Predicted 3D model of a 339-nucleotide part of an RNA (small-subunit ribosomal RNA, central domain) from an uncultured bacterium.
Context: one part of a larger RNA
RNA sequence: UUGGGUGUAAAGCGUGUGUAGGCGGUUUUAUAAGUCUAGGGUCAAAGCCCGGAGCUCAACUCCGGUUCGCCUUAGAAACUGUAUUACUUGAGUCUGGUAGAGGCAAAUGGAAUUUCUAGUGUAGCGGUGAAAUGCGUAGAUAUUAGAAGGAACACCAGUGGCGAAGGCGAUUUGCUGGGCCAGUACUGACGCUGAGACACGAAAGCGUGGGGAGCAAAUAGGAUUAGAUACCCUAGUAGUCCACGCUGUAAACGAUGGAUACUAAGUGUCGGGUUACCGGUGCUGAAGUUAACACAUUAAGUAUCCCACCUGAGUAGUACGGUCGCAAGACUGAAACUC
Numbered sequence: 001u002u003g004g005g006u007g008u009a010a011a012g013c014g015u016g017u018g019u020a021g022g023c024g025g026u027u028u029u030a031u032a033a034g035u036c037u038a039g040g041g042u043c044a045a046a047g048c049c050c051g052g053a054g055c056u057c058a059a060c061u062c063c064g065g066u067u068c069g070c071c072u073u074a075g076a077a078a079c080u081g082u083a084u085u086a087c088u089u090g091a092g093u094c095u096g097g098u099a100g101a102g103g104c105a106a107a108u109g110g111a112a113u114u115u116c117u118a119g120u121g122u123a124g125c126g127g128u129g130a131a132a133u134g135c136g137u138a139g140a141u142a143u144u145a146g147a148a149g150g151a152a153c154a155c156c157a158g159u160g161g162c163g164a165a166g167g168c169g170a171u172u173u174g175c176u177g178g179g180c181c182a183g184u185a186c187u188g189a190c191g192c193u194g195a196g197a198c199a200c201g202a203a204a205g206c207g208u209g210g211g212g213a214g215c216a217a218a219u220a221g222g223a224u225u226a227g228a229u230a231c232c233c234u235a236g237u238a239g240u241c242c243a244c245g246c247u248g249u250a251a252a253c254g255a256u257g258g259a260u261a262c263u264a265a266g267u268g269u270c271g272g273g274u275u276a277c278c279g280g281u282g283c284u285g286a287a288g289u290u291a292a293c294a295c296a297u298u299a300a301g302u303a304u305c306c307c308a309c310c311u312g313a314g315u316a317g318u319a320c321g322g323u324c325g326c327a328a329g330a331c332u333g334a335a336a337c338u339c
Base pairs, nucleotide, nucleotide: 003311004310005309006308007293008292012307014200015199016198017197021193022192023191025087026086029083030082031081033080034079035076036075037074038073039072040071041070042069049065050064051063052062053061054060090190091187092186093185094183095182096181097180098179102176103175104174105173106172107171108170109153114148115147116146117145118144119143120142124135125134161168162167205246206245207244208243209242210241214240215239219235220234221233222232257306258305259304260303261302262301265284266283267282268281269280270279271278272277288295289294312339313338314337321332322331323330324329
């Protein structure tokens, strides 16, 4: 390589859009590139292969022969291709409804924490397993009133909803994407997948400028301890927040790529509907699958198509080279050697 695989043993790209390519519904006619049939040419000899023969066998030698490949002629027309004709079930458009934390922007709101100002008030507060550092007679903690500022949105809240994924949760307004249902009006295969490519992509981190209430890496102090560069406590800076730009990674998980068709039931829930049904999201389970666990119409079942990936463990996601990045680093990615 072939093969066999990819939920948990090695293995599904974090997710999408989409180029080339691969694959592709029903139907008419034509063609004959693929395909099939027949004939011819060529394929030096030897060798290989098949069937015989000869050295006592074998090796060896001799005789006969086919296949395959390429070229060419004639034919077949089911399938694939190409061209053409039509169709509507795949796909899309339209009309009318409809649910939603889908996205972006602006404005507004209440609770709470903190700080400040003023009042009341007096000796403690805070913290812990117990303490201490810390705060407090320069009046704290507590309590009342007012103000400032930032961040997050209790209840509703639900194996509820929406989104391709990351993710999205106060309210209102504006702009905007997608879905589902019903009608079956229109187009007429316009489809599926997708190497490269492009876009999006939690948190942390980086750059510039703002902001800074709470929390809190680093750091300081107090404890604990044999020690304690920790766990606990008191403080506390980056950061967390905003704008713009970068980074491009996660147990980015359903550890399960996408699409289509088929294959028992029962039940909860969400959306639509003429209560026939359709679309999501869960649970239990049949056949079947599985090493087992489990999966089971939301498949890990039965099949087809396309892409990605795996091939003993360590070395190692390391070295070297390349590309990208401000950097951190990311992507690509070995070997010697050992077992």